[in-house]
């Protein structure tokens, strides 16, 4: 010089004019006032998970459903996240892995092939036989050889597929085959390391056990639902309305999958078999159907917070001390031109210190908040690799 | 701001759960019939199954992840 690969940062600063929005003061002028402080993001976004907080009357328990899935550890919690094993991929720095179980059970393996799951013999090997044919030797008789036929062994090689019942080499054999043996590779058991997942040894077994579980299934572990338009609370309105339903052993009330336990769930009046049964009346809820308004306050900004620094852990992360208060709008602000300076990039010029001129600056924008994950996106820096050249 | 559902020829859909042949209706095109034209017969053409990755021999169908596009939801009382 190229070509990667990993770890962490920033998302321009300043000043000045003009506005925008939250808040506090401030007035002899309550204003279309004046001032002072605060104002987006690493993803604010997908809304994929995983919790805070509200509400479903209060706990528990089963089935079904979803979701997760190497190990151990962090964490409030996770499908996150660190560390480790084990597979994959790169020469390599590294990355990646929905990575439990297919010797519990069902399914499914299309076409192509003989045979696709405790298989199978097309082609081919090879052993016998028998009768006909070609060739070769012989005077003959015969004997050889080879092709078709018919029995019977084989699974080497060949050919189908994604995939055919370890795999290489060597004995073996009529050919052949875990038949037999040596290594590898599976399986089972003992022993050591290791929290562990596992890995190392060492003995046995010729080998039983294709492949799919992002196919139903088992096995373990978790989970009630909704969502800040939850949810409380004031005003102003109206036809201050009407239906049905519920409000103590059944119905019904974490409804909107199902079942089951415990416990609780209005008020007054009449009937009255004195029971929680019947009825009515007034309250409450929930649904519909008419109507009414399109205001405000709170939820809501001190937090699993923000930097710093000590200790502990490889680390993720825990604790200790100190520091800081840091948007809270509601059709919804955080803006826009100006000059310097900073940064990238192109020409130019140059006394190689630099100087001019032009142009760039990317993805995006709070909406109850937090942990993360995933996608979108511009620059820059350190560390490392591999490959070229040059001393 | 929270929730839901769709995406398959030109249009409107079915297959998708249970993975191997992408079909159905209008609509095009070509021929028959007819003077001629609708209509009816007959046949043919015509799909990147929104996009990108994974699993698997195989993917429209499972599985992540992206995009588009529709549709619900306010308060009182």
């Nucleotide at each position: 010089g190229g070509a990667g690969a990993g770890c962490g940062c920033c998302a321009g600063g300043u000043g000045g004019u003009c506005g925008c929005u939250g808040u506090c003061c401030c007035c002899g002028a309550u204003g279309c006032g004046g001032g002072g402080c605060g104002g987006a993001g690493g993803a604010a976004a997908g809304u994929c998970c995983g919790a805070a907080c509200u509400c479903c009357g209060a706990c528990g328990g089963g089935c079904a459903g979803c979701a997760u899935g190497c190990u151990c550890g962090c964490u409030a919690a996770c499908g996150g996240c660190g560390a480790g094993g084990c597979g994959c991929g790169g020469c390599g720095a590294c990355g990646c892995g929905a990575c439990g179980g297919a010797a519990a059970g069902u399914g499914c393996c299309a076409c192509a092939g003989a045979g696709a799951g405790c298989a199978g013999a097309c082609c081919g090997c090879c052993c016998g036989g028998a009768a006909u044919c070609c060739c070769c030797g012989g005077c003959a008789a015969c004997g050889g050889u080879g092709a078709u036929c018919c029995g019977g062994g084989c699974a080497a090689g060949g050919g189908u597929g994604a995939a055919c019942g370890g795999g290489u080499g060597c004995g073996g054999u009529a050919a052949g085959a875990g038949c037999g043996c040596a290594c590898c590779g599976c399986c089972c058991g003992g022993c050591c390391g290791g929290u562990g997942a596992c890995g190392g040894u060492c003995g046995g077994g010729g080998c039983a056990c294709g492949g799919c579980a992002a196919a139903c299934c088992c096995c373990a572990u978790g989970c009630g639902g909704a969502g800040c338009a939850a949810g409380a609370c004031c005003a102003a309105g109206u036809a201050g309305g009407g239906a049905a339903g519920c409000g103590g052993u059944c119905c019904g009330g974490g409804c909107c999958g199902c079942c089951c336990g415990u416990c609780c769930c209005g008020u007054c009046c009449c009937c009255u078999c004195c029971g929680u049964g019947g009825g009515g009346a007034c309250c409450g809820c929930u649904u519909c159907c008419g109507g009414g308004u399109c205001g405000g306050u709170c939820g809501c900004a001190c937090g699993a917070g923000u930097c710093c620094g000590g200790c502990g852990g490889c680390a993720a992360c825990g604790u200790c001390g100190g520091u800081c208060c840091c948007a809270g709008a509601g059709g919804a602000a955080u803006g826009a031109c100006c000059a310097c300076c900073g940064c990238c990039g192109c020409c130019g010029g140059u006394c190689c210190g630099c100087c001019g001129g032009c142009g760039g600056a990317a993805c995006a924008g709070a909406a109850u908040u937090c942990g993360g994950c995933u996608u979108a996106c511009g620059g820059g820096g350190c560390u490392c690799u591999c490959c070229g050249g040059c001393g | 701001c929270g929730g839901g559902g769709c995406g398959u020829g030109g249009c409107g859909c079915a297959g998708c759960c249970u993975g191997g042949u992408a079909g159905c209706g209008c609509a095009u095109c070509u021929g028959c019939u007819u003077u001629g034209g609708g209509a009816g017969c007959a046949g043919a053409g015509g799909g990147u199954c929104c996009c990108c990755a994974g699993u698997u021999c195989a993917a429209a169908u499972c599985u992540g992840g992206g995009c588009g596009c529709c549709c619900c939801g306010a308060c009182c009382a």
Predicted 3D model of RNase P RNA and transfer RNA as a complex of 468 nucleotides. The coordinates come from a structure-prediction model, not an experiment, and the mean pLDDT is 80. It holds a member of the Rfam family "Bacterial RNase P class A". Its family is annotated with tRNA processing, dimeric ribonuclease P complex and ribonuclease P activity in the Gene Ontology.